[in-house]
């Protein structure tokens, strides 16, 4: 030089643990503002947070200590599938 290719933040999906709640949480919408984001540069789309709005689900049994149940509930563990635009990297061939 061609031409192939791999890899982000992350999302889904089932299992497994620990936990919260079912008396104004969380989840999930809207708007605003910040932040991170292939190995580098820019940069979308997505995401992560914060603050504000409207919405607004989730129990029963026991006499107690619990048990069983619910929640588009959190975290964490490994498994699976999905996964960046462009330049330049980086692998593999010629």
């Nucleotide at each position: 030089u061609a031409u192939a290719g791999a890899g982000u933040a992350g999302a889904c999906g089932a299992a497994g643990g620990u936990g919260c709640g079912u008396c104004u949480a969380g989840u999930g919408u809207u708007a605003a503002g910040a932040g991170a984001u292939g190995g580098g540069a820019a940069g979308u789309u997505g995401c992560u947070c914060u603050u504000a709005a409207a919405c607004g689900a989730a129990u029963u049994c026991g006499a107690a200590a619990g048990a069983a149940a619910c929640g588009g509930u959190a975290c964490c563990u490994g498994c699976g599938u999905c996964g960046c635009u462009u330049c330049c990297g980086c692998u593999a061939u010629c």